[in-house]
Molecule: SAM riboswitch aptamer (S box leader)
Organism: Pontibacillus marinus BH030004 = DSM 16465
RNA sequence: CUCUUAUCACGAGAGGUGGAGGGACUGGCCCGAUGAAGCCCGGCAACCGCUAAACACAUAUUUUGUGUUUAUGAAGGUGCCAAAUCCUGCUGAGAUGAUUGAUCUCAGAAAGAUGAGAG
Numbered sequence: 001c002u003c004u005u006a007u008c009a010c011g012a013g014a015g016g017u018g019g020a021g022g023g024a025c026u027g028g029c030c031c032g033a034u035g036a037a038g039c040c041c042g043g044c045a046a047c048c049g050c051u052a053a054a055c056a057c058a059u060a061u062u063u064u065g066u067g068u069u070u071a072u073g074a075a076g077g078u079g080c081c082a083a084a085u086c087c088u089g090c091u092g093a094g095a096u097g098a099u100u101g102a103u104c105u106c107a108g109a110a111a112g113a114u115g116a117g118a119g
Base pairs, nucleotide, nucleotide: 001119002118003117004116005115006114007113008112013041015040016039017038021031022030023029025089027087028086042081043080044079047077048076050073051071052070053069054068055067056066057065058064085111090108091107092106093105094104095103096102
C1' cells in the first nucleotide's frame, strides 16, 4: 500500500508542556490567546489477548484441546477522549412548496476512521 471482515448517536481531565492552528478531503458550519496541533500525565472503551461460566465438538473422557455465547475485570497489544464519522458530496423513495430552483425526512452506496485477519 492492497484485499476481507466487524464497528462507527454511548463513554473519556477546569492537569503539565507548547505556542497557532485544528475538525481526512469538497462545500458548509464550527472549535481555538477564557489558549489550537504536537508531546507528557490522566481518563474512556473493550476490537485482539487474558479471566470465569454455560453449551457444542474432538484423536480428551480424573485431567485436555477447539469453537460459540454470556459476564466481570482490565496490570498486556492497539484505539479513542468538541459537535452522529459535526453536516454534506452519489443513487432511490417520500413530504413541503412552488415559477422551474429550493427545503426537509428516510433507505442504501461511496469516502473515511479503528480493530482483527490475509497478501